[in-house]
Molecule: transfer RNA
Organism: Candidatus Wujingus californicus
RNA sequence: GCGCCCGUAGCUCAGCUGGAUAGAGCAACGGUUUCCUAAACCGUAGGCCGGACGUUCAAAUCGUCUCGGGCGCA
Numbered sequence: 001g002c003g004c005c006c007g008u009a010g011c012u013c014a015g016c017u018g019g020a021u022a023g024a025g026c027a028a029c030g031g032u033u034u035c036c037u038a039a040a041c042c043g044u045a046g047g048c049c050g051g052a053c054g055u056u057c058a059a060a061u062c063g064u065c066u067c068g069g070g071c072g073c074a
Base pairs, nucleotide, nucleotide: 001073002072003071004070005069006068007067010026011025012024013023019057028044029043030042031041032040050066051065052064053063054062
């Protein structure tokens, strides 16, 4: 230098076939239960989907550029 993959909640990820209010598990917080703790159960908060621009009635999803990480070739 060229090519490919990944980036979504504090962490691990799903969703990428364009359309629902953007979801799950763990973690955090509150509650029930218990003499206390843990476990179990119930609930709450937490994201503007790495960034910008474009296409579209509508973009996490498609296109271009760019940033970060990984792999391959040279």